Predicted 3D model of a 74-nucleotide RNA (transfer RNA) from a Caldilineaceae bacterium.
Formats: sequence, structure tokens, C1' cells
RNA sequence: GGGCGGGUAGCUCAGUUGGUUAGAGCGCGCGGUUCACAUCCGCGAGGUCGGGGGUUCGAGUCCCUCCUCGCCCA
Repeated sequence: GGGCGGGUAGCUCAGUUGGUUAGAGCGCGCGGUUCACAUCCGCGAGGUCGGGGGUUCGAGUCCCUCCUCGCCCA
């Protein structure tokens, strides 16, 4: 330099053909249970969906560009 894949909650990830509320598990906080802890149960907080621009009535999803991580080729 070229090609491919990834970036969504603190972590690991899902997200269908673009569609009306952006989710799960773990973790965290509060409550219940217990003499207490753990387990278990309930509730809750937490998101510029990597940045910017574009298309569209509508973008996590499509297009352009940049950044970053991994793999392959040279």
C1' cells in the first nucleotide's frame, strides 16, 4: 500500500426487509427472603449506537469520508 471483518450500557454481545419504546446476560444500586452472607425473587439507574456528512417522511440498519481494533496479502 491492497483486501476482509469488527466498533451498540461498566463488560460480553443481539438487533430481521429502514418503521414508530434501542434490548439481553453479567455487573452496579435499592427492596424482599436469611440471625448474617451467598443463592433466589422483584424493581431501578446506566446509551452522542466510534466521529462527521449525505439519502429518506423516517437511519443502529443504506451511501461517502475519517478514526480505531483484529486477520490476510504484498
Model confidence (mean pLDDT): 81 of 100. The sequence was found in a public genome assembly.